Source information:
This is a predicted structure of an 87-nucleotide RNA (SAM riboswitch aptamer (S box leader)) from uncultured Nesterenkonia sp. It was read from a public genome assembly, where an Rfam model found it. The organism belongs to Nesterenkonia, within Bacteria. The model forms 97% of the base pairs in the Rfam consensus.
RNA sequence: UCACCAUCCAGAGCGACUGAGGGAUCUGGCCCGUUGACGUCGCAGCAACCCGGGACUGCCGGGUGCUACCGCCAGAAUCGAUGGAGG
Numbered sequence: 001u002c003a004c005c006a007u008c009c010a011g012a013g014c015g016a017c018u019g020a021g022g023g024a025u026c027u028g029g030c031c032c033g034u035u036g037a038c039g040u041c042g043c044a045g046c047a048a049c050c051c052g053g054g055a056c057u058g059c060c061g062g063g064u065g066c067u068a069c070c071g072c073c074a075g076a077a078u079c080g081a082u083g084g085a086g087g
Stems, first nucleotide, its partner, number of pairs: 001087002004084005013043005021032003025076005044067003048064006071079001
C1' cells in the first nucleotide's frame, strides 16, 4: 500500500512538553479549546482482535489498539478507524 473477514450506541485519566486550533474528507449543524484543546512522551487504566499458558466462559502473561459527545448528528462517497491472516 492492495483486496478479504470481523467490529465501530458499552468501557477507560493523571502529569510533563508544546501553543491554536480540533472532532478523518466535503456540505449543513452541533460540540471541545489559552480554565491550554489537538499532538508527543511517561505512568496508569479499559478490554475489541490475535498469540501463549491454565483450573479452559473465571484467570495470568504478551502483541497491536483504545481512554469527550452514537464514526458527535444528517447527507454524499464501495468513505473512515481498529484488529486478523495474506499479497